[in-house]
């Protein structure tokens, strides 16, 4: 200097003009409500609602079965499908990034196209061996049929270790050496996932579990339209099944069991849709110090002002920052055009994902050059 990787903030300012919601606080109004002034008024993703708590209310004898999630290890965390460290495994020259990462020697079920054969293999071509025929009879060559052969070829994503010998008629874990890979004993290092030696074993054992399945762990529903409180409206009818010969209801999937039990369903007909609490200060941030490798935790100190309910946080103009473009000019400057994302709270936190115009900041690594 140029290329790269990780990571962390910022997401315009200032002024002026009309406005908007909640709260105060003064003023009119009988009252609904108006008018004044003041505070205060979105985001790093408020978003999707995909996960995981809080909260609320139901439900809280038990079993049995079905269902759902997770899924390498150790830790963090209020939890989690998050985050951190670390192991395996693949890509990078590196920094560093990927992994939907239990089990396929439990059992079933796929395994397209191609190919002869796709799963206790397979003979399409090659090599080989017999037998017949034919090329003047051998030698040889070629055809035909029986057989033998997974070394060569061919097909695929994949074809039942890989190289090298021994052996064969050709061959072949058939049988050796090595070497990869699976099981397994021990040793040894690690909390652990795993590593790393030494031996031994049968020569090799296909992929797929986001098929079914099988192992571990975990999981009661429903959601602020939850849930309560006040206040107001209305009118009731009919027909059915029931009252220990139990209708219905709960244990929000199902069975067995257990409770409660005098109402239940079904159609017509009527009213009501207000207002308040819940409602926002919390598992909070920002610092400093310890403690930890990190993720976090602990101690002190410090900072905080959205709460609408047809839904408020806004348009407009001006200047100025950054961004591109053109004109002037020797440069600087100076003018003029355009552009400045995605989005937008609705109980309330922790995540992840998915959007964005642009900027800025920092560690690291690879190249190159210079001292």
């Nucleotide at each position: 200097u140029g290329a790269g990787u990780c990571g962390g903030c910022c997401a315009g300012g200032c002024g002026g003009u009309c406005g908007c919601g909640u709260c105060a606080c003064g003023g009119g109004g009988a009252g609904a409500c108006c008018c004044g002034u003041g505070c205060c008024g979105a985001g790093g993703a408020a978003c999707g609602u995909c996960c995981g708590g809080g909260c609320u209310c139901c439900a809280c004898a038990g079993g049995g079965c079905a269902g759902g999630a997770u899924g390498g290890u150790g830790g963090g965390u209020a939890a989690c499908g998050c985050c951190c460290a670390c192991c395996c495994g693949g890509g990078g020259u590196g920094a560093c990034c990927c992994g939907c990462g239990g089990g396929a020697a439990a059992g079933u079920g796929c395994c397209a196209c191609a190919g002869a054969a796709a799963g206790u293999a397979g003979a399409c071509c090659g090599c080989c061996g017999c037998a017949c025929c034919g090329g003047c009879c051998c030698a040889c060559c070629g055809g035909u049929g029986c057989g033998g052969u997974a070394a060569g070829g061919g097909u695929g994503a994949a074809a039942g270790g890989g190289u090298g010998g021994u052996g064969u008629a050709a061959g072949a874990g058939a049988c050796c050496a090595c070497c990869a890979g699976c099981g397994u004993g021990c040793c040894g290092g690690g909390u652990g996932a795993c590593c790393g030696g030494c031996g031994c074993g049968g020569c090799u054992c296909g992929g797929u579990a986001a098929a079914c399945c099988c192992c571990a762990u975990c999981c009661g529903g429903a959601g602020c339209a939850a849930g309560g409180u006040c206040a107001g409206a209305c009118a009731g009818g009919a027909a059915g099944c029931g009252u220990u010969c139990g209708a219905g209801g709960g244990c929000g999937g199902c069975c067995c069991g257990c409770c409660c039990g005098a109402g239940c369903u079904u159609c017509c007909g009527g009213g009501u849709a207000g207002a308040c609490c819940g409602c926002u200060g919390g598992a909070g941030g920002c610092c400093u110090g310890c403690g930890g490798c990190a993720a976090c935790g602990c101690a002190g100190g410090u900072c905080c002002u959205a709460g609408a309910u047809g839904g408020a946080u806004g348009c407009c103009c001006g200047c100025c920052c950054c961004c591109g473009g053109g004109g002037u000019c020797u440069c600087g400057g100076c003018c003029c055009c355009g552009g400045c994302a995605c989005a937008g709270a609705a109980c309330c936190c922790g995540g992840c994902g998915u959007a964005c115009c642009g900027g800025c900041c920092g560690g690291c690594u690879c190249a190159u050059c210079c001292a």